[in-house]
RNA sequence: GCCGAUGUAGCUCAGUUGGUAGAGCACUUCACUCGUAAUGAAGGGGUCAGGAGUUCGAGUCUCCUCAUCGGCUCCA
Numbered sequence: 001g002c003c004g005a006u007g008u009a010g011c012u013c014a015g016u017u018g019g020u021a022g023a024g025c026a027c028u029u030c031a032c033u034c035g036u037a038a039u040g041a042a043g044g045g046g047u048c049a050g051g052a053g054u055u056c057g058a059g060u061c062u063c064c065u066c067a068u069c070g071g072c073u074c075c076a
Base pairs, nucleotide, nucleotide: 001072002071003070004069005068006067007066010025011024012023013022019056027043028042029041030040031039049065050064051063052062053061
């Protein structure tokens, strides 16, 4: 330098044909208990890596950039 994959909640990951962003764990509160754990109930937390474009509408499609990982190649 070229090619590919990945980037979504604190963590691990879903997200169908473009149509209101979700689950588990974690966290907070409450119930239960003499107390803790466990269990049950409720709740908070995201502008989907960044930017631009297409569209009535983008996590999803297109382009550019960034980061991580893998492969290939060249080299004064």